[in-house]
The part of an RNA shown here (large-subunit ribosomal RNA, domain I) has 464 nucleotides and comes from Peniophora sp. M104-3B. The coordinates come from a structure-prediction model, not an experiment, and the mean pLDDT is 81. It matches the Rfam family "Eukaryotic large subunit ribosomal RNA". Rfam 15.1 lists 107,465 matches to the family in 2,616 species. Rfam links the family to the GO terms structural constituent of ribosome and ribosome. Taxonomically the source falls in Peniophora (Eukaryota, Fungi, Agaricomycotina, Russulales).
Context: one part of a larger RNA
């Protein structure tokens, strides 16, 4: 107090925030992992540390600030390109493979952890809550956390003490500058003639830092889009505080940077580093890298110093953690330009309802197939037919362009027309005969042009 409340308890739903296995995979990194093949046989070797498989990224991956190269007067992170050089190696030293350092380009950038008592005080961080100028700042409470969260400190040092001297604030706003989309920017549609259409022919103009291209009913600077100027002007949208401009807040600290001395100190990664064996790789050969097993370290230490070991010097580096743009690679996918490329048996398998129909039980295989016209104006209407076809008739520049549609070859078929008839037809040659084409003469008309001759008509003047 008997309920559309509020509490406990328990279940379903929903559900910020986190995680995300799948796809694609040209090009990138990591595993695994052959044979066809060459050696004119074939086992080591080649193909090849490929190809097929398997995982995992990104716009690039990787790789990267030396346990490095050197032997020099040294040099200095990775990557990629020339070059070294088919050289040094390697290899039944056979067939073949096959690097590196210098040197010369392209870009360029360098750092942080782990390891120290902050030890006069965890100074550090997530949450909820509030509040403000809201990719976050302040306050508050809880949490995380001494089995260790900040500063400081990274071998190139560095810390500690001395010193005086260097150098030093943060963020909003608007605009430029970038990146995207769209706007605007020259000059004839004058005459006359073909024809359906004038973009063609004759004439008579313009523009041109534009006579690149397309388009419109035939060859269009000038009619239409565009093309030059142009990495231009102009509007909108978006990105970013890297850079310039202008403008608004806010003034810090007994800080923090750099330097210099020093009878002070200096920590540096482990089943790892090395060694044995194996068994793979490598241009690496008494072992270049890796992987397995078995042994297993040091701390004036390790590790390299291209032939095994000792003892000796010297030289270079600091491994067993970790971050990093570019230059460099892209048969995917997104967005653009171009072309001494191809023009429908070419070119991608596909110019078209193409990975389409179709074949296979499946994996998987896998075609052919473009063009009426300038516009469908795509044949109204009539008459024969059940129709479909046909004969008119229309459209149209064309229908001998009729959705089986530009031209429309050739084998081959069907009709007209001409020859021709004994040896198959075809074939050579050589003479005739028939038809047709081109040309060339001549002859008759008809037109243009030129000269010549006769002077006639009309126009026209000019008298009357």
């Nucleotide at each position: 107090a008997c309920u559309u409340g509020a509490c406990c308890u328990c279940g379903a739903a929903u559900c910020a925030g986190g995680c995300g296995g799948g796809a694609c995979u040209a090009c990138c990194c990591g595993c695994u992992g052959a044979a066809c093949u060459u050696a004119a046989g074939c086992a080591u070797a080649u193909c090849a540390a490929u190809a097929a498989g398997c995982g995992g990224a990104g716009g690039a991956a990787a790789a990267g600030a030396a346990a490095c190269u050197a032997a020099c007067a040294a040099g200095g992170a990775u990557u990629c390109c020339c070059c070294u050089a088919g050289u040094a190696a390697c290899u039944g030293c056979g067939a073949g493979u096959g690097a590196a350092g210098c040197g010369g380009g392209a870009u360029g950038a360098g750092c942080u952890c782990a390891a120290a008592u902050u030890u006069a005080a965890a100074a550090u961080c997530u949450g909820g809550c509030g509040u403000c100028u809201u990719c976050g700042g302040c306050g508050u409470c809880c949490g995380a956390g001494u089995u260790g969260u900040a500063a400081u400190u990274u071998a190139g040092a560095g810390a500690a003490g001395c010193g005086u001297u260097u150098u030093c604030c943060g963020u909003g706003c608007u605009g430029g500058a970038c990146c995207g989309u769209g706007u605007a920017c020259a000059a004839g549609u004058c005459u006359c003639c073909u024809g359906g259409a004038a973009c063609g022919g004759a004439g008579c103009g313009u523009c041109a830092u534009a006579g690149a291209g397309g388009g419109u009913g035939a060859g269009a600077a000038u009619c239409c889009c565009g093309u030059c100027u142009u990495u231009g002007a102009c509007a909108c949208g978006g990105a970013c505080c890297c850079c310039c401009a202008g403008u608004g807040c806010u003034c810090u600290g007994u800080g923090a940077u750099a330097c210099g001395c020093u009878c002070u100190c200096g920590a540096a990664g482990a089943g790892u580093c090395g060694a044995g064996u194996u068994g793979u790789u490598u241009g690496g050969g008494a072992a270049u890298g890796c992987a397995g097993c078995u042994c297993a370290a040091a701390a004036u230490g390790g590790g390299u110093g291209g032939u095994g070991a000792a003892c000796u010097c010297c030289a270079u580096c600091u491994a067993a953690a970790g971050c990093u743009a570019a230059a460099u690679a892209u048969u995917g996918g997104c967005g653009a330009g171009a072309g001494a490329c191809c023009g429908a048996u070419a070119g991608c398998g596909a110019a078209c309802a193409a990975g389409u129909a179709c074949c296979g039980u499946g994996a998987g295989g896998g075609a052919a197939a473009g063009a009426u016209g300038a516009a469908a104006a795509g044949c109204a209407c009539u008459u024969u037919g059940g129709a479909a076809a046909g004969a008119g008739a229309g459209u149209g520049a064309a229908a001998c362009a009729g959705u089986a549609c530009g031209u429309g070859a050739a084998a081959u078929u069907g009709u007209u027309g001409a020859a021709a008839g004994g040896g198959a037809a075809a074939c050579g040659c050589u003479u005739g005969a028939a038809g047709u084409c081109a040309g060339u003469c001549g002859c008759g008309u008809c037109c243009g042009c030129c000269g010549g001759g006769a002077u006639u008509c009309a126009g026209c003047c000019g008298c009357a």